[in-house]
The RNA shown here (c-di-GMP-I-GGC riboswitch aptamer) has 96 nucleotides and comes from a Chloroflexota bacterium. Taxonomically the source falls in Chloroflexota (Bacteria, Bacillati). Its mean pLDDT, the model's own confidence on a scale to 100, is 83.
RNA sequence: CUCGCCAAUGGCAAACCCGGCGAAAGCCGGGGGCGCAAAGCCAUGGGUCUACUGCAACGCUCCGCCGAGCUUGCGACGAUCGCCAGGCCGCCGAGG
Numbered sequence: 001c002u003c004g005c006c007a008a009u010g011g012c013a014a015a016c017c018c019g020g021c022g023a024a025a026g027c028c029g030g031g032g033g034c035g036c037a038a039a040g041c042c043a044u045g046g047g048u049c050u051a052c053u054g055c056a057a058c059g060c061u062c063c064g065c066c067g068a069g070c071u072u073g074c075g076a077c078g079a080u081c082g083c084c085a086g087g088c089c090g091c092c093g094a095g096g
Stems, first nucleotide, its partner, number of pairs: 001095004011036002016031006034082001040088003044085003047080003054074004059070004
């Protein structure tokens, strides 16, 4: 440096359940194991998810006006590294 076939020490922990945080996506802790040779870390590029605040609508309802509520759409500064790529660090072994 490449590889992960052979081991070996271990490691992580899906779904689901309980408790907590959050508007949500989701996250944290405990249990639990679907799986993972980086399922270690980083949100840098792409993808995907949510939309509290915000914007829009010859929309609907209420209203004297101002406005309020509902519905739909748009939209990360939020989330996801166990979606892909990239970056950084790393155990063991085989080969060079």